The prediction has a mean pLDDT of 77. A computed fold for a 361-nucleotide RNA from an Acidimicrobiia bacterium, annotated as Bacterial RNase P class A.
[in-house]
């Protein structure tokens, strides 16, 4: 220099004018006027996990069903997240990826091709010992034997060499690979290393059913609570009207009035902004993270504020080019109870560590 890997960070800056939402103060003729201050994100997103909080259910234990998780150790309020490690796979490497328990409990599946896809099979090939037929008597056919070779496939029932045989075959032998069991050593553990024995070899799939182990009650801030117009409702009281021709009383009915009551809609308020909080420093730890000290207060709308314009600069693109310049653009997106994660989107830019290859010293 080129080409890569991993980690962290920023994501327009400054000034001016006008405007919007929250908080707080001053003046006021109560109509307003005015000052100060705060005002989106790394993902506020998807709503996929885990919690806080609230209500409901059970209030003790167990079983069944269903869902989730699945190597080890650690972190955390918790997690399916994070860190460190082991094993397997990929990469020359830095490094990356893995739902990574069980296929010897059982059931099921393995497309196409192929003879055969799991206690297998005989298409080509190889063989003619045994059985049988024919003749030209050592060759061919049939019945057979075989799985070394070819062929199919993602996968064909260990590999190499030898013995053996008619030809062959773990049929037998040696070595190797793999599996199971036992012992020894290392490690906190997953696991790793070594030795011995065994039958000679057992296919794959469990994000198929299933088995094993562990975890899990439901709904969600439109949770839930407080106050409570109007309309309708209930009760009491006094007066009025009315019932069957009149009067009186009682009773019933009707609307109005006054007072009270319950549930509760609109609306208002609480929940709701001090929190598993941010930043800095020290200490412990490989790290995730934890402890201590200091410091800061950092959106709170409710149909939803956080914006627009101008100037200068920065960055990117185009035009022009001796120079001065001119024009356009600046991502993804946007709070709605809060927090920890994961995932997805993102113009452009910055910093650090490391790898490969080549060059120079």
């Nucleotide at each position: 220099a080129u080409c890569g890997u991993c980690c962290g960070c920023c994501g327009g800056a400054c000034g001016g004018u006008c405007g919007c939402g929250g908080g707080u103060g001053g003046c006021u003729u109560c109509g307003g006027c005015u000052g100060c201050u705060c005002g989106a994100g790394g993902a506020a997103a998807g709503u996929c996990c885990g919690g806080a909080c609230u209500c409901c259910a059970c209030a003790g234990g167990g079983a069944c069903a269903g869902a989730g998780u699945g190597c080890u150790g650690g972190g955390u309020a918790a997690c399916u997240c994070c860190c460190a490690g082991g094993c397997g796979g990929g990469g020359c490497a830095a490094c990356c990826c893995g739902a990574c328990g069980g296929a010897u409990a059982g059931u099921g599946c393995c497309a196409c091709a192929g003879a055969g896809a799991a206690c297998a099979g005989a298409c080509c090939g190889c063989c003619u010992a045994c059985g049988u037929c024919g003749c030209g008597u050592g060759c061919g056919g049939c019945c057979g034997g075989u799985a070394a070779g070819g062929g199919u496939g993602a996968a064909a029932c260990g590999g190499u060499g030898g013995u053996g045989u008619a030809a062959g075959a773990g049929a037998c032998c040696a070595c190797c690979a793999g599996c199971a069991c036992g012992c020894c050593g290392g490690g906190a553990g997953a696991c790793c290393g070594g030795c011995g024995u065994g039958g000679c070899u057992c296919g794959g799939c469990a994000a198929a059913c299933c088995c094993c182990a562990c975890u899990c009650g439901g709904a969600g801030c439109a949770a839930g609570g407080u106050c409570a117009a109007g309309c309708a409702g209930g009760a009491a009281c006094a007066g009025g009207g009315u019932g069957u021709c009149c009067c009186a009383c009682c009773c019933g009915c009707c609307a109005c009035g006054u007072u009270c009551c319950a549930g509760g809609u609109a609306g208002a308020c609480c929940g709701c902004a001090u929190g598993a909080g941010g930043c800095c420093g020290c200490c412990g730890g490989c790290a995730a993270c934890g402890g201590c000290g200091g410091u800061c207060c950092c959106a709170g709308a409710u149909a939803g504020a956080u914006g627009a314009c101008c100037g200068u600069c920065a960055c990117g693109g185009g035009c022009a080019c001796u120079g001065c310049g001119c024009c356009c653009g600046u991502a993804c997106a946007g709070a709605a109870u809060c927090c920890g994660g994961c995932u997805u989107a993102c113009a452009g830019g910055c910093g650090g560590a490391c790898a490969a290859c080549g060059g120079c010293a």
Rfam family: Bacterial RNase P class A. From the family's description: Ribonuclease P (RNase P) is a ubiquitous endoribonuclease, found in archaea, bacteria and eukarya as well as chloroplasts and mitochondria. Rfam classes the family as a ribozyme.